Description
Transfer RNA from a bacterium, 72 nucleotides, folded computationally. Its mean pLDDT, the model's own confidence on a scale to 100, is 81. The RNAcentral record of the sequence draws on ENA. Its Rfam family is "tRNA". The family's RNA type in Rfam is transfer RNA.
[in-house]
Formats: sequence, C1' cells, structure tokens
RNA sequence: GCCAGCGUAGCUCAAAGGUAGAGCAACGGUAUCGUAAACCGUGGGUUGUCAGUUCAAGUCUGACCGCUGGCU
Repeated sequence: GCCAGCGUAGCUCAAAGGUAGAGCAACGGUAUCGUAAACCGUGGGUUGUCAGUUCAAGUCUGACCGCUGGCU
C1' cells in the first nucleotide's frame, strides 16, 4: 500500500427496518451467629464519529476514526 472482518452497558455478547436486551460484574434487600454460595429487586447505553436513504435505522448506503486478520 491492497483486501476482509469487527466497533452496542464496567466485561462477554444478543437484537427479521418498528419500545435496545441477556449473562457476569456493581448496588440494595431476604436468609445466616457471621461470611460465601443461593434467592428477590434496582440502576447503568448520546448503539465509534459525521452524513445519506426511509414514515421509522443498532440494522441499509457513503466517508472518516480505531482494533483484528490476510496479502504484498
């Protein structure tokens, strides 16, 4: 330099164009002599950035940024 993939919660990942979720973690509670496990609940997101298409975009299109892999 060329090609491909990925970017969503603190972490790992979902989400046929139609209300953004799960597990773990965090916090609160139940229980216990106490701790952990267990059980119940709560909070946490400008979906990498900027545009475009659409009645409607995490999802489709383009550019850019970052990461990973391949080729040279």